Predicted 3D model of a 72-nucleotide RNA (transfer RNA) from a Patescibacteria group bacterium. The coordinates come from a structure-prediction model, not an experiment, and the mean pLDDT is 84. Rfam family: tRNA. Its family is annotated with triplet codon-amino acid adaptor activity in the Gene Ontology. Rfam classes the family as a transfer RNA.

RNA sequence: GCCAGGGUAGCUUAGUGGUAGAGCGCCGGAUUCAUAUCCCGGUGGUCGCGAGUUCGAUCCUCGCCCCUGGUA
Numbered sequence: 001g002c003c004a005g006g007g008u009a010g011c012u013u014a015g016u017g018g019u020a021g022a023g024c025g026c027c028g029g030a031u032u033c034a035u036a037u038c039c040c041g042g043u044g045g046u047c048g049c050g051a052g053u054u055c056g057a058u059c060c061u062c063g064c065c066c067c068u069g070g071u072a
Base pairs, nucleotide, nucleotide: 001071002070003069004068005067006066007065010024011023012022013021018055025043026042027041028040029039048064049063050062051061052060
C1' cells in the first nucleotide's frame, strides 16, 4: 500500500431505516451488631468525525481518523 472486521454509557457489549437497551460499575434505601452477598429505587450516551440519500439514519452511500487481523 491492498483486503477484512471493529469504534454505541466509566467498562464489557446488544441493536439490519421509526423515541438506543442489558450486565457490571456508581448513588440512595432496606437488611445486619458491623461489613459483604442478596433485594428495591435511582444514575447514566454529540452512537469516532464530516458530508450525502431519506419524511426520518446507530443502521444505507462517500471521505477522513483510530484499533485488530491478514497479505507482499